Predicted 3D model of a 79-nucleotide RNA (c-di-GMP-I riboswitch aptamer) from Desulfuromusa sp. It was read from a public genome assembly, where an Rfam model found it.
RNA sequence: UCUCCGAAAGGGCAAACCCAGAGCGAUCUGGCGACGCAAAGCCGCGGGUCCUGAUUGUCAGGAUAGCCGGGUUACCGAA
Numbered sequence: 001u002c003u004c005c006g007a008a009a010g011g012g013c014a015a016a017c018c019c020a021g022a023g024c025g026a027u028c029u030g031g032c033g034a035c036g037c038a039a040a041g042c043c044g045c046g047g048g049u050c051c052u053g054a055u056u057g058u059c060a061g062g063a064u065a066g067c068c069g070g071g072u073u074a075c076c077g078a079a
Stems, first nucleotide, its partner, number of pairs: 012037002018031005035066001041072003045069003048064007
């Protein structure tokens, strides 16, 4: 110096509920709020789950990154 792990410090994000709006819907955006998170930053590549349409066998489109895997970037520095 780099990598793995993750104590401390400085901080960061923000579940559910509720309010307003968008959408056929899953869900999303903003506000309140804080369940939790060391990538709960980003990417729909693979799987899962959910929604819509068609139909009998499965297909097409959409959503979920806080379902799992993967890719990529990254603050701090004890054992």